[in-house]
RNA sequence: ACGUGACAAGGGCACACCGGUCGAGAGGCCGGGUCGCAAAGCCACGGGUCCUCGCCGCGCGAGCGGACGGACAGCCGGGUCACCGAA
Numbered sequence: 001a002c003g004u005g006a007c008a009a010g011g012g013c014a015c016a017c018c019g020g021u022c023g024a025g026a027g028g029c030c031g032g033g034u035c036g037c038a039a040a041g042c043c044a045c046g047g048g049u050c051c052u053c054g055c056c057g058c059g060c061g062a063g064c065g066g067a068c069g070g071a072c073a074g075c076c077g078g079g080u081c082a083c084c085g086a087a
Base pairs, nucleotide, nucleotide: 005084012037013036017032018031019030020029021028022027035074041080042079043078045077046076047075048072049071050070051069055066056065057064058063
């Protein structure tokens, strides 16, 4: 340096759920929590899933369809940076 991930050491993150807050929503953020995680750090690049205020079309209507737009990095792949040290 590359590969790898130990019943190692010191640490890290935080699902569901609860409270607060922002958002039309998916969901975000803060606090609690602790299911799990060796990248559960970061990036929406490919696939995937989810949302739909407003807009367009259809409909008597409930609503349906569409374009734009958005969310998830703890769905998978990819990119990128990084702590520790056995076999």
Molecule: c-di-GMP-I riboswitch aptamer
Organism: Planctomycetota bacterium